The RNA shown here (c-di-AMP riboswitch aptamer (ydaO/yuaA leader)) has 134 nucleotides and comes from a Deltaproteobacteria bacterium. The prediction has a mean pLDDT of 78. The organism belongs to Myxococcia, within Bacteria.
[in-house]
Order: sequence, then structure tokens, then C1' cells
RNA sequence: UUAAAAACAAUGCCGAAUCCUGCAAUGUGCGGGAGCGGGGGACCCAGGCAAUCGGGGCGUAUCGCCUUUUGGCGUAGGACACCUCAUCGGUCCGAGCCCGUCAGCUAACCUCGCAGGCAACGAUGGGGACCCAC
Repeated sequence: UUAAAAACAAUGCCGAAUCCUGCAAUGUGCGGGAGCGGGGGACCCAGGCAAUCGGGGCGUAUCGCCUUUUGGCGUAGGACACCUCAUCGGUCCGAGCCCGUCAGCUAACCUCGCAGGCAACGAUGGGGACCCAC
């Protein structure tokens, strides 16, 4: 703008998932740097005698009860707009995925990711940032 959308731009939210750049090339490729995040990995320390019923990782997403249901009610925990701390009220989430018999912590060291999905929460006090006016 529109009946509603789509596209583009801006401002923002969840999340680690952002910024800069080289070579190529109309491909959605191959790299590099910074930054942020994850995993593996000693001594020491911790832990332990079982074991396939495996064990472990990312994540707030764990646990309990009910139920013909794979739904419901709660819950540990988590999110909500300039930033942060505290308080009050409110609204939500409380999933999913991966490794493959294997991994405690862990210096050096090794290695991986930088996606995806969305649209606004109000008040009070303290400390900051920015803007405007004088």
C1' cells in the first nucleotide's frame, strides 16, 4: 500500500548463529580474517565392580500424576522491545534433534557451527546510553 497478501526497506524478538574480505561465477560455489558458540582431549582430582536394561551430546525444555486417547493438569527451568539491577502485575514456552557401544574433569592440542523461525508488555525505583531544548 492493500479486502487480504506478496515484494522491498527500516526498527526489533527467540537463538551461538554476526561483521569484513579474496577467487570465481549468474553459480547459490570454493576459501580467508575477526567475533560468538559447541564437542573431543593429560598429570592431579573425582568415580567404580557392573553392563546392553547400554551410555552420551546440543537445548530453558526436566520431572510427576491422570488418561481409551498421545491427549490433559501441573512442575524444575526459560522468554517478553534503549541497556542493566530490583520489585509488582500480565502473556507465553516448557520442544525437538544428534552420536552409535564410545567420551568424568582436563593444560597443550584437535575439531565443528554461525541456522531457522517470528512481530511488538506494562508500571515503579536506582544506575547508564542516546536524542531534543536552553